This is a predicted structure of a 73-nucleotide RNA (transfer RNA) from an uncultured Clostridia bacterium.
RNA sequence: GCGCCUUUAGCUCAGUUGGUAGAGCAGCUGACUCUUAAUCAGCGGGUCCUGGGUUCGAGUCCCCGAAGGCGCA
Numbered sequence: 001g002c003g004c005c006u007u008u009a010g011c012u013c014a015g016u017u018g019g020u021a022g023a024g025c026a027g028c029u030g031a032c033u034c035u036u037a038a039u040c041a042g043c044g045g046g047u048c049c050u051g052g053g054u055u056c057g058a059g060u061c062c063c064c065g066a067a068g069g070c071g072c073a
Base pairs, nucleotide, nucleotide: 001072002071003070004069005068006067007066010025011024012023013022019056027043028042029041030040031039049065051063052062053061
């Protein structure tokens, strides 16, 4: 230099054909317990990497860029 992959909650990751953004873990609150742990119930937490475009509508499609990874040279 060229090609490909990844980027979504604090962490690990889903997200179908473009149609209300989710799970597990972690955190907080409560129940249970003499207490802790465990278990159970509930709650909060998101500018979907940045910027633009298409569309009635974009995490999803298109374009510039950024970060990380793999391969080739």